[in-house]
Overview:
Predicted 3D model of a 77-nucleotide RNA (c-di-GMP-I-GGC riboswitch aptamer) from a Planctomycetota bacterium. Its mean pLDDT, the model's own confidence on a scale to 100, is 86.

RNA sequence: CUCGAUAAAGGCAAACCGGUCGCGAGGCCGGGACGCAAAACCAAGGGCCUCUUGAGAAGGUCGCCUGGUUGCCGAAG
Numbered sequence: 001c002u003c004g005a006u007a008a009a010g011g012c013a014a015a016c017c018g019g020u021c022g023c024g025a026g027g028c029c030g031g032g033a034c035g036c037a038a039a040a041c042c043a044a045g046g047g048c049c050u051c052u053u054g055a056g057a058a059g060g061u062c063g064c065c066u067g068g069u070u071g072c073c074g075a076a077g
Base pairs, nucleotide, nucleotide: 002077003074004073011036012035016031017030018029019028020027021026034063040069041068042067044066045065046064047061048060049059050058051056
């Protein structure tokens, strides 16, 4: 570097529920765990989704894929 263990320590948190913000997709906070080795960050390319005078110098999603940035641990190969 690659890789990712029936390893250790710790981390995150889907659905759903409550509160709150938003026209909405959704965001945030709390509860909760289906999962995750980048499920940390970036909306850059593609995808999907929302809004409305069907268009735009508008939005959402990185827990859909790709790419970029940073990063814990260390068995075997």
The source organism's lineage runs through Bacteria, Pseudomonadati and Planctomycetota.